[in-house]
Context: one part of a larger RNA
RNA sequence: CCCUCGUUAAGGAACUCGGCAAAAUGUCCCCGUAACUUCGGGAGAAGGGGAGCCUCUUUAGGUGAUUACCCUUGCGGUAUGAGCUAAAGGAGGUCGCAGAAAAGAGGCCCAAGCGACUGUUUACCACAAACACAGGUGCCUGCUAAAGCGAAAGCUGACGUAUAGGUGCUGACACCUGCCCGGUGCUGGAAGGUUAAGGGGAGUGCUUAGAAGCAAUUCGAAGGUGUGAACUGAAGCCCCAGUAAACGGCGGCCGUAACUAUAACGGUCCUAAGGUAGCGAAAUUCCUUGUCGGGUAAGUUCCGACCCGCACGAAAGGUGUAACGACUUGGGCACUGUCUCAACGAGGGACCCG
Numbered sequence: 001c002c003c004u005c006g007u008u009a010a011g012g013a014a015c016u017c018g019g020c021a022a023a024a025u026g027u028c029c030c031c032g033u034a035a036c037u038u039c040g041g042g043a044g045a046a047g048g049g050g051a052g053c054c055u056c057u058u059u060a061g062g063u064g065a066u067u068a069c070c071c072u073u074g075c076g077g078u079a080u081g082a083g084c085u086a087a088a089g090g091a092g093g094u095c096g097c098a099g100a101a102a103a104g105a106g107g108c109c110c111a112a113g114c115g116a117c118u119g120u121u122u123a124c125c126a127c128a129a130a131c132a133c134a135g136g137u138g139c140c141u142g143c144u145a146a147a148g149c150g151a152a153a154g155c156u157g158a159c160g161u162a163u164a165g166g167u168g169c170u171g172a173c174a175c176c177u178g179c180c181c182g183g184u185g186c187u188g189g190a191a192g193g194u195u196a197a198g199g200g201g202a203g204u205g206c207u208u209a210g211a212a213g214c215a216a217u218u219c220g221a222a223g224g225u226g227u228g229a230a231c232u233g234a235a236g237c238c239c240c241a242g243u244a245a246a247c248g249g250c251g252g253c254c255g256u257a258a259c260u261a262u263a264a265c266g267g268u269c270c271u272a273a274g275g276u277a278g279c280g281a282a283a284u285u286c287c288u289u290g291u292c293g294g295g296u297a298a299g300u301u302c303c304g305a306c307c308c309g310c311a312c313g314a315a316a317g318g319u320g321u322a323a324c325g326a327c328u329u330g331g332g333c334a335c336u337g338u339c340u341c342a343a344c345g346a347g348g349g350a351c352c353c354g
Base pairs, nucleotide, nucleotide: 001349002348003347004346005345006344007343008342010340011339014338019335027051028050029049030048031047036041038172052094053093054092055091056090057089058088061085062084063083067079068078069077070076071074095099107333108332109331110330111329112328113327114325115324119131120130135170136169137168138167139166140165141164147156148155149154173320174319175318176317178250179249180248183247184246185243186242187241188240189239192238193237194236198232199231203227204226205225206224207223210219211218212217251269252268253267254266255265278312279309290306291305292304293303294302
């Protein structure tokens, strides 16, 4: 010097990103216990008091000797209650620094955020506000169901049957969930346009028996073989509607009131429609340590407001919310070697000698 412990004057978080770590609390009995609340809780809230041993005394309970009586004479019933034992209470005394004498055994309160809750998770850096959840809701599915696995047979779904099954989103509960269907998606529609194979076969090419020609060559039926127009031809797409707890979206400029400021009001442009309720410097606010108030002697954090929301907002839910949380943030009480500021001690190392 390091590790693991013990104790410490005065102060008591001044330490530090942060009370991290440590200290403190801790048992049983009694008293007492707030806001809030979903009336269950909160709650062991908080905050107090008592606790050893001895003597005396009160009394419940346990056991049940003895005796008496009764009859159905039995391992019977009823009454009595000696002795022993003894929870708990009362009074007095007594010893120590200390009586839950050792060990083991909640620290508490106030406020806010997030998630309702118990639960689950990255085996080996993350336990959370993430996942799940009960509840809500959309869509699909009438049974050989939808959906899934599988070239198939077949199986799951399910020996279930819409109070069922699958799938997506949201996430207890309370109050609610606004406007937009123009785009994309989905559902429905079928008049018209477009549209494949197929059908269809107008026309046309090749071939040549034959005919014409002196010949070169030309024409050329039937058949064969190519090519092939019109016309016909489903879904889809175009089209017409519906649908947002489907994917998504939810404006700009200018002017105006008898101080100023502001603009209930007006004008204009654009849009499918221009953000409603509620919340708001927020887990979201750049400017920003916004401004005001609270708390502190002093507060970039925190709480309450304001609203100028760079860039909240309603099931990628909005706003609240008792209870809960090894969650996050701020404050306080208690407590302490975290610190002012270090000291001493114990054990084990390091180090020295062997």

This is a predicted structure of a 354-nucleotide part of an RNA (large-subunit ribosomal RNA, domain IV) from Pelosinus fermentans JBW45. Its Rfam family is "Bacterial large subunit ribosomal RNA". Gene Ontology terms of the family: ribosome and structural constituent of ribosome. The sequence was found in a public genome assembly. The coordinates come from a structure-prediction model, not an experiment, and the mean pLDDT is 88.